[in-house]
RNA sequence: GCCACCCUAGCUCAGUUGGUAGAGCAACGCAUUCGUAACGCGUAGGUCGCCAGUUCAAAUCUGGCGGGUGGCU
Repeated sequence: GCCACCCUAGCUCAGUUGGUAGAGCAACGCAUUCGUAACGCGUAGGUCGCCAGUUCAAAUCUGGCGGGUGGCU
């Protein structure tokens, strides 16, 4: 230098036939217990890496940029 893949909650990741953004763990509250943990119930937490384009509508499609992983030279 070229090619492919990835970037979504604090962490690990789903969601790509374009139509209200989700799960597990973690956090917090409640219940339970003599008390703690575990189990149970609930709550909060997101400019979906950034900028533009297409569209009535974009996490999703297109272009550019940034970061990461792997491969080739």
Predicted 3D model of a 73-nucleotide RNA (transfer RNA) from a Candidatus Parcubacteria bacterium. Model confidence (mean pLDDT): 82 of 100. It matches the Rfam family "tRNA". Rfam classes the family as a transfer RNA. It was read from a public genome assembly.